[in-house]
Molecule: transfer RNA
Organism: uncultured Spirochaetaceae bacterium
RNA sequence: GGGCGGUUAACUCAGUGGGAGAGUGCAACCUUGACGUGGUUGAAGUCACAGGUUCAAACCCUGUACCGCCCA
Numbered sequence: 001g002g003g004c005g006g007u008u009a010a011c012u013c014a015g016u017g018g019g020a021g022a023g024u025g026c027a028a029c030c031u032u033g034a035c036g037u038g039g040u041u042g043a044a045g046u047c048a049c050a051g052g053u054u055c056a057a058a059c060c061c062u063g064u065a066c067c068g069c070c071c072a
Base pairs, nucleotide, nucleotide: 001071002070003069004068005067006066007065010024011023012022013021018055026042027041028040029039030038048064049063050062051061052060
């Protein structure tokens, strides 16, 4: 330098055009003599960034950045 894949909550990941989600973690409450376990509720997101297409984009297209693999 070229090719491919990835970037979504604190962490690990789902979501392939119209509602942003799960598990873990975190907070409060219930439970316990206490801790833990268990249960209920809740908070937490510029969907990497910029532009484009579309009535509508996390999702499609282009570019950029970063991470990984392969080729040279």